[in-house]
RNA sequence: CCAUUCGAGAUGGGAGAGAUCCGGCUUGCCGGGCGCCGACGGAGCAACCCCCCAGGAAACUCUCAGGCAAAAGGACCAUCUCGAUAGA
Numbered sequence: 001c002c003a004u005u006c007g008a009g010a011u012g013g014g015a016g017a018g019a020u021c022c023g024g025c026u027u028g029c030c031g032g033g034c035g036c037c038g039a040c041g042g043a044g045c046a047a048c049c050c051c052c053c054a055g056g057a058a059a060c061u062c063u064c065a066g067g068c069a070a071a072a073g074g075a076c077c078a079u080c081u082c083g084a085u086a087g088a
Stems, first nucleotide, its partner, number of pairs: 001087001005084009018034001020033006035068003041064001042062003048056002
């Protein structure tokens, strides 16, 4: 000096699945039942990486939590800003 790497913030985009049934009533919440969803989180296995032991690892799998009108949330993507570091 500065990344095509990492982290944080802001903005924009952002899927899936019952506006289900019953009860209580404070009319908007709570509880329960059945049916579903996976792209927050969590867990499991694995290609692969690494390897003495042992570990790391998904958008796959499971749904504990979460979610199933709108709102909220939302992996991920893009742009910008800031910081760190590899590198030169």
Annotation:
Predicted 3D model of an 88-nucleotide RNA (Glycine riboswitch aptamer) from a Caulobacterales bacterium. It was read from a public genome assembly, where an Rfam model found it. Of the family's consensus pairs, 86% are formed in the model. The source organism's lineage runs through Bacteria, Pseudomonadati, Pseudomonadota, Alphaproteobacteria and Caulobacterales.